[in-house]
Context: one part of a larger RNA
């Protein structure tokens, strides 16, 4: 030095565990904010550094409700207290709530500085306290918030095996803005000689018809089946009255503006004229009531005996029972329907919600006539340039519109994929509209052929922390004694509050806090063999 065996050190894999995550489902909630939010700074404890809670009334104050013996948070210690005259605790409501922050009297390098006015303390100067003073006048708004909606704006990487049309993609990003949803929405629609009857969402139609350097790719609709269903209001004609102006022969008339009635559509409708009705049906509006839902919470069944091992029985074995609308789950010294908390079931209840009901308010018709009047204008439409659509300019309709031109008025107008005719459908240029749909920062309940500490969130642990960076920003590591602290009195070695040896506890201390198990690398000690 090598090999083997034994015993250690070292290290923290593995196994087991879960306090934390992940993904869904059901229900709730879907906002908070000038009555000062979200988020912070600084304080508040007998002693108090951190976290939590709270705000100079400061781990808290008041009331009501629940509850019934302990309590003064994490936090175990000491001291001192509170509580059956009902504390702590739980729920609901209220009070307090420094300073910063939209931050709002002015300023400012956030948590600081400094004014004006009024009032009080004073008789004054000065000071202190309280209130008020933002844009900005009345109302309202302002700021924050995870995703979901709508609008405006809008890439590139990439793909096309290069690349320019194209694609990625109207995606990401930016801006604006709304709601619990939003948007869309009651046919100038589709269809095809038969018909349908607002919108939205899902399944099919269908990877079809198409489109496309006819490359890569992109990609409908009709129709059918479902979910859910809901339809309405203006403008105008006409009537009325008001104000202003013009005019007047003072009787009015005309024009303009705003208001009330009226009226709302395409088998045209309405005004107007004539006839006739006051009923029926409805409501998405307001108020009242309240079946029920609903906070903390209450009751809540039933098992014992024997036995080996074991520290310990609930497990196991044997025996005999019981409850069950409860054999979901968790805990208890190993695996419990009957030990504990619970569970099924039953009950209770404030705020709030709320089916339904009542009252109020609002809406709601018809028939005939057709001379006249009305029915949304820089609009429709056309040209040019773009965009949308499955449609990339194409034979290219339809929809939107930047520029230019620019109608008709029911004997009217638009569409049915160039254009024309026939035929068919519809009535633009005003507006509103629940449900079916999307999402989850958040609350409650439930589930998992999801993870189990290099996994699962970055974060199971005082983590967006420590640390890094001027900054935007980046961003960790780190879980487990034991059933119970019974956490090792006392003695010894030692400089020792280091470490260790005894003693003691414990089932175990090679479970001793650097604490379950304790692999490998690596480092030793002893013995044997070989060189």
């Nucleotide at each position: 030095g090598g090999c083997a065996c034994a015993c250690g050190g070292g290290g923290g894999a593995u196994g087991c565990c879960u306090a934390g995550g992940c993904u869904c489902c059901c229900a709730g909630a879907g906002g908070c904010g000038a009555a000062g939010a979200a988020g912070g700074a600084c304080g508040c404890g007998a002693c108090a550094a951190g976290c939590u809670g709270c705000g100079a009334u400061a781990a808290g104050c008041c009331a009501c409700g629940g509850g019934g013996a302990u309590c003064g948070g994490c936090a175990a210690a000491u001291a001192c207290g509170a509580a059956u005259u009902g504390a702590u605790c739980c729920g609901u409501g209220g009070g307090u709530u420094u300073c910063c922050g939209a931050a709002u009297g002015g300023g400012g390098u956030a948590a600081c500085c400094u004014g004006a006015u009024g009032u009080a303390c004073u008789g004054a100067a000065g000071g202190u306290a309280c209130a008020u003073c933002g844009u900005a006048u009345a109302a309202u708004a302002c700021g924050c918030g995870a995703a979901c909606g709508c609008g405006c704006u809008g890439a590139a990487c990439u793909g096309a095996a290069a690349c320019a049309u194209c694609u990625a993609a109207g995606u990401a990003g930016g801006c604006g803005u709304a709601g619990g949803a939003g948007g869309a929405g009651a046919a100038a629609a589709c269809a095809a000689c038969a018909g349908u009857g607002a919108u939205u969402c899902c399944g099919c139609a269908a990877g079809u018809a198409g489109u496309g350097g006819c490359g890569a790719g992109c990609g409908a609709a009709c129709g059918c089946g479902g979910a859910u269903u809901a339809g309405c209001c203006c403008a105008a004609a006409c009537c009325g009255g008001a104000u202003a102006u013009g005019u007047u022969a003072c009787g009015g008339c005309a024009u303009a503006u705003g208001c009330g009635g009226g009226g709302u559509u395409g088998u045209a409708g309405g005004a107007c004229c004539a006839u006739g009705a006051c009923a029926u049906g409805g409501c998405a509006u307001g108020c009242a009531u309240g079946c029920g839902c609903g906070a903390a919470g209450u009751g809540g069944a039933a098992a014992c005996c024997g036995g080996a091992a074991g520290g310990g029985a609930a497990g196991c074995c044997g025996g005999u029972a019981c409850c069950a609308u409860a054999g979901g789950g968790g805990g208890u010294g190993a695996u419990a329907g009957u030990c504990c908390c619970g569970u099924a079931c039953a009950c209770g209840c404030a705020a709030g919600c709320a089916a339904g009901u009542g009252c109020a308010g609002c809406c709601u018709a018809a028939u005939g006539g057709u001379a006249u009047c009305c029915u949304g204008a820089g609009u429709a439409c056309c040209g040019c340039g773009g965009g949308g659509u499955c449609g990339g300019a194409g034979a290219c309709g339809c929809c939107c519109u930047g520029c230019g031109g620019g109608a008709a008025u029911c004997c009217g107008g638009c569409g049915g994929c160039a254009c024309c005719a026939u035929c068919c459908g519809c009535c633009a240029a005003g507006g509103c509209u629940a449900a079916a749909u999307a999402c989850u920062c958040c609350u409650g309940g439930g589930a998992g052929a999801c993870c189990g500490a290099u996994a699962g969130u970055g974060a199971a642990c005082c983590a967006g922390u420590a640390c890094c960076g001027u900054g935007a920003g980046g961003g960790a590591a780190a879980g487990g004694u034991g059933a119970a602290a019974a956490g090792a009195a006392c003695c010894c070695c030692g400089a020792a509050c280091a470490g260790g040896g005894g003693a003691g506890u414990g089932a175990a201390a090679u479970a001793g806090a650097a604490c379950c198990u304790g692999a490998a690398a690596c480092c030793g000690u002893g013995u044997g063999c070989c060189u």